[in-house]
The RNA shown here (transfer RNA) has 73 nucleotides and comes from Ishige okamurae. It is recorded under the gene name trnA-UGC. Its Rfam family is "tRNA". Rfam classes the family as a transfer RNA.
RNA sequence: GGGAAUGUAACUCAAUAGGUAGAGUGUGUGGUUUGCAACCAUGAAGUUAAGAGUUCAAAUCUCUUUAUUUCCA
Numbered sequence: 001g002g003g004a005a006u007g008u009a010a011c012u013c014a015a016u017a018g019g020u021a022g023a024g025u026g027u028g029u030g031g032u033u034u035g036c037a038a039c040c041a042u043g044a045a046g047u048u049a050a051g052a053g054u055u056c057a058a059a060u061c062u063c064u065u066u067a068u069u070u071c072c073a
Base pairs, nucleotide, nucleotide: 001072002071003070004069005068006067007066010025011024012023013022019056027043028042029041030040031039049065050064051063052062053061
């Protein structure tokens, strides 16, 4: 220099033709216990890497940028 993949909650990951963004772990509160852990109930937490375009509607399609990984030279 050329090609490819990935970026979604604090962490690990879903969302399989474009149609309300979810799960597990963690975390807050309450219950249970002499207390802790475990368990049960119930919450909070997201500008889907950034910007623009297409569309009634975009995590998803198109373009540009950016970070990481990887292949070729």